[in-house]
RNA sequence: GAUCCCAUAGCUCAAUUGGUUAGAGUGCCGGCCUGAUACGUCGGAGGUUGAAGGUUCAAGUCCUUCUGGGAUUA
Numbered sequence: 001g002a003u004c005c006c007a008u009a010g011c012u013c014a015a016u017u018g019g020u021u022a023g024a025g026u027g028c029c030g031g032c033c034u035g036a037u038a039c040g041u042c043g044g045a046g047g048u049u050g051a052a053g054g055u056u057c058a059a060g061u062c063c064u065u066c067u068g069g070g071a072u073u074a
Base pairs, nucleotide, nucleotide: 001073002072003071004070005069006068007067010026011025012024013023019057028044029043030042031041032040050066051065052064053063054062
């Protein structure tokens, strides 16, 4: 240099080949439980879906460019 893959909550990952509220586990906060902690249980907060445009009635999902990471190859 060329080709390909990945980027969604603090962390690890889903999201049905575009469809009507973006979720789960773990972590964090609070209640219950306990003499207290842990465990357990119930609830809560937390997201410009890497960035900027485009297509569409509708985009996490499709298209383009860029950024970061990774693999293969010369």
Background: Predicted 3D model of a 74-nucleotide RNA (transfer RNA) from Chryseobacterium indologenes. The sequence is in RNAcentral, with records from ENA. Taxonomically the source falls in Chryseobacterium (Bacteria, Pseudomonadati, Bacteroidota, Flavobacteriia). The prediction has a mean pLDDT of 82.